[in-house]
RNA sequence: GGAUGUGUAGCUCAACGGCAGAGCAGGCGUCUUAUACACGCCCGGUUCUAGGUUCGAAUCCUAGCACAUCCA
Numbered sequence: 001g002g003a004u005g006u007g008u009a010g011c012u013c014a015a016c017g018g019c020a021g022a023g024c025a026g027g028c029g030u031c032u033u034a035u036a037c038a039c040g041c042c043c044g045g046u047u048c049u050a051g052g053u054u055c056g057a058a059u060c061c062u063a064g065c066a067c068a069u070c071c072a
C1' cells in the first nucleotide's frame, strides 16, 4: 500500500428500515442474627465521526477514523 471484517451502556453481546435491549458490573430493596446466594426494582446510550438515500436509518450508500485478520 491492497482486500475482508468489526465499531451499540463501565464490560461481553443482541436488535426485518418503524419504541435501542439482555447478561454481568453499579445503586436500592426483600430474604438472613449477619454476610454470601437467590429474587425484585432502579440507574446507565449523541449506536466511532461527517455527509447522503428515505415519511422514517444502529441497520442501506459514500468518505474518514480506530482496531483485527490476510496479501504484498
Base pairs, nucleotide, nucleotide: 001071002070003069004068005067006066007065010024011023012022013021018055026042027041028040029039030038048064049063050062051061052060

The prediction has a mean pLDDT of 84. Predicted 3D model of a 72-nucleotide RNA (transfer RNA) from a Patescibacteria group bacterium. It was read from a public genome assembly. The source organism's lineage runs through Bacteria and Bacteria candidate phyla. It matches the Rfam family "tRNA". Its family is annotated with triplet codon-amino acid adaptor activity in the Gene Ontology.